Description
Transfer RNA from Pteropus alecto, 73 nucleotides, folded computationally. Its mean pLDDT, the model's own confidence on a scale to 100, is 80. Taxonomically the source falls in Pteropus (Eukaryota, Bilateria, Dipnotetrapodomorpha, Pteropodinae).
[in-house]
RNA sequence: GGUUCCAUAGUGUAGCGGUUAGCACAUCUGCUUUAUAUGCAGAAGGCCCUGGAUUCGUGCCCUAGUGGAGCCA
Repeated sequence: GGUUCCAUAGUGUAGCGGUUAGCACAUCUGCUUUAUAUGCAGAAGGCCCUGGAUUCGUGCCCUAGUGGAGCCA
């Protein structure tokens, strides 16, 4: 220098262009226990890396960036 992939909750990870973005762990509350752990029930926590474009409507498509990873040179 060229090229491909990734970016979604504290962490990990799903999510055919269409209703309130789902799950696990973690956190918090309650029940259970003498107490803790386990178990059960519930809650909080995301404007999906940034700008723009397309569309009646984008987490998803297109484009330019930013950050990360791989391959070629």